[in-house]
The part of an RNA shown here (small-subunit ribosomal RNA, 5' domain) has 483 nucleotides and comes from an uncultured Alphaproteobacteria bacterium. It matches the Rfam family "Bacterial small subunit ribosomal RNA". Its family is annotated with structural constituent of ribosome and ribosome in the Gene Ontology.
Context: one part of a larger RNA
RNA sequence: GAAGGAACGCUGGCAGCGUGCAUAACACAUGCAAGUCGAACGAUGAAGGAGUCUUCGGACUGCGGAAGAGUGGCGAACGGGUGAGGAACACGUAAGAAUCUGCCCCUCGGUCGGGGACAACUCUUGGAAACGAGAGCUAAUACCCGAUACGCUGUGGAGUGAAAGAAUUUCGCCGAGGGAUGAUCUUGCGUCUGAUUAGCUAGUUGGUGGAGUAACGGUUCACCAAGGCGACGAUCAGUAGCUGGUCUGAGAGGAUGAUCAGCCACACUGGGACUGAGACACGGCCCAGACUCCUACGGGAGGCAGCAGUGGGGAAUAUUGGACAAUGGGCGAAAGCCUGAUCCAGCAAUGCCGCGUGAGUGAAGAAGGCCUUAGGGUUGUAAAACUCUUUCGCCGGUGAAGAUGAUGACUGUAACCGGUAAAGAAGCUCCGGCUAACUCCGUGCCAGCAGCCGCGGUAAUACGGAGGGGGCUAGCGUUGUUC
Numbered sequence: 001g002a003a004g005g006a007a008c009g010c011u012g013g014c015a016g017c018g019u020g021c022a023u024a025a026c027a028c029a030u031g032c033a034a035g036u037c038g039a040a041c042g043a044u045g046a047a048g049g050a051g052u053c054u055u056c057g058g059a060c061u062g063c064g065g066a067a068g069a070g071u072g073g074c075g076a077a078c079g080g081g082u083g084a085g086g087a088a089c090a091c092g093u094a095a096g097a098a099u100c101u102g103c104c105c106c107u108c109g110g111u112c113g114g115g116g117a118c119a120a121c122u123c124u125u126g127g128a129a130a131c132g133a134g135a136g137c138u139a140a141u142a143c144c145c146g147a148u149a150c151g152c153u154g155u156g157g158a159g160u161g162a163a164a165g166a167a168u169u170u171c172g173c174c175g176a177g178g179g180a181u182g183a184u185c186u187u188g189c190g191u192c193u194g195a196u197u198a199g200c201u202a203g204u205u206g207g208u209g210g211a212g213u214a215a216c217g218g219u220u221c222a223c224c225a226a227g228g229c230g231a232c233g234a235u236c237a238g239u240a241g242c243u244g245g246u247c248u249g250a251g252a253g254g255a256u257g258a259u260c261a262g263c264c265a266c267a268c269u270g271g272g273a274c275u276g277a278g279a280c281a282c283g284g285c286c287c288a289g290a291c292u293c294c295u296a297c298g299g300g301a302g303g304c305a306g307c308a309g310u311g312g313g314g315a316a317u318a319u320u321g322g323a324c325a326a327u328g329g330g331c332g333a334a335a336g337c338c339u340g341a342u343c344c345a346g347c348a349a350u351g352c353c354g355c356g357u358g359a360g361u362g363a364a365g366a367a368g369g370c371c372u373u374a375g376g377g378u379u380g381u382a383a384a385a386c387u388c389u390u391u392c393g394c395c396g397g398u399g400a401a402g403a404u405g406a407u408g409a410c411u412g413u414a415a416c417c418g419g420u421a422a423a424g425a426a427g428c429u430c431c432g433g434c435u436a437a438c439u440c441c442g443u444g445c446c447a448g449c450a451g452c453c454g455c456g457g458u459a460a461u462a463c464g465g466a467g468g469g470g471g472c473u474a475g476c477g478u479u480g481u482u483c
Stems, first nucleotide, its partner, number of pairs: 001483003006479005013355002016352003019348002021313001026311003030308003035074003040071002044067001048063001050061004081266003091190007099183002104179008112146004121136006151160003165171002192238003199229003204226008241263004245256004268289005291302004319345001321344003327341001328339004358388004368379004392424001393420006402410001427472005432453003438467005448455002
């Protein structure tokens, strides 16, 4: 000098665009953050409307289809958060294969015949609750059986494996082949510090044969062999998410990894599997633990490192806001529903950028202040005064684009027009040298200053105040960090 997710002190007018718990991966009240489909299914069937009867209260029968629950499908593995762990094929890059891939695209073929249940519902019943238990009834694109087969295993015969319908168009279902996308695995190279860590290793290294996996493989198991790694730093210990990038620097390099983007890991702590195309699953399940809550003491419930918000920690970091209008996502044939993703608004000078706090004229060089050699000098064209303008603000009016045929949270926003009156808007720091900027008073090695050198002990340009001056400016200065 530059920089920053900064903080603190003093000060503070506006706008645009960014950014905003770096500390306790500490604990969390409350609300919301993942649903959707009646064009898969059975059963209830509101409003409304039609008809019949009526003691005018209403009752009954078709139509209609709101709505909540249930079976079933798809989604919930995305999106969002955090960086604890991890020095590792985790990441980066370059290559590869022994693999899987729902929805989507292309091609070929099929969609035949049967069956028995379980929820919902009804009845009985347990429990304070959470939640159940028993009996009975029922539908399906739920489940099962048979048939068939271009697939699979095997190759000699043989064995084995499918399907579902709904609807007004059309959407589906099953098998096979290919694509796309996504994922898994392997390898070369690169990736912090310490030798005051020198030896480490028994599933360890390799083989054979089983098992297991979507798949290769000591991945696992039995047997056999005795290998494998290491001063080109094994092992151990410490530290750390990695990268594109960011900051600095002429560069080489050094430091760093907030926001945005890619990858990884994690979801109260530890372990485990289930379902599924995909998870060993943040708002799923089971077990154990710590903690919190409810309880009728028998037993139950919970997981903000989602968005807000609370306590705590801290020098320190925001609203328990609006909308699905746009973009995108899930479901649906669609209408649409859901979406704290997202788009916006609110708060904070936290950063960058822009604008303003007036402009011109104005010497009697006014008054006042300060200094003075007492003449004067300086503040200073500065003020006043006169003339002018109205950015921003404020008041009133018109009023977009973002949206396509419709639909705008933002928002009566941006912009435009009119009005208003110089009217509402300047501070901070420094002035001994480095380093731009000097005098007076007070103080008297005191009080104090200080980045370094150093000032202060009676004439202090260095302390404190004042006048004046320098610098930057809605900021300025300090502290800490990096280059």